[in-house]
Parts: sequence; C1' cells; structure tokens
RNA sequence: ACUGAGAAAAGGCAAACCCGUUGAAAGCCGUGUACGCAAACUCCAGAAGUCUAAAGCGGCUUAUAAACCGGCAUGACAGUUCGGUUACCAUG
Repeated sequence: ACUGAGAAAAGGCAAACCCGUUGAAAGCCGUGUACGCAAACUCCAGAAGUCUAAAGCGGCUUAUAAACCGGCAUGACAGUUCGGUUACCAUG
C1' cells in the first nucleotide's frame, strides 16, 4: 500500500414514534428518542427496484366546470440491491 473477515478499544449513524418546518404527495430538514447498522461511521440517483402523481393527457359530465377514475416522472427513497467514492482501530 492492497485485500479479507471482525467488535477488543475509541468513535459514528439513527428505524419507528413525538413536536415543529417544508412539499400536491412520496418525502426532505430540525428536535427528542434509540429499532438496528462494520460502510445503515462519508458522499454520489449510473443500473435495477420501490413509493408518490401536482401539472399535462385520457375517461366521466349538457359542458372546455368541479369532484372522481386511469395510466404516466420531469419528483422521491443512499437504512432496497448492485455500482462508484471517501475512511478509524486492531488482526491475517
């Protein structure tokens, strides 16, 4: 230096839920908390997958209205998997 596996030590992150904020929503952010995690301790939407459907489109409608229904990311998920990236300790 590279790579494998791991929890002895030092650390770290933070599910669900609560309160607030923002968004059409999914969700993001902050607070408390702690399900768990060796990359769930960094960051990144490239591939797949999952979630939402405002706008627009189609339907319904006397009607180009409202509501409702349908499909659809340009929206989201990095704690879904793969991938890239950064990286502590000790051991082989």
Molecule: c-di-GMP-I riboswitch aptamer
Organism: Syntrophomonadaceae bacterium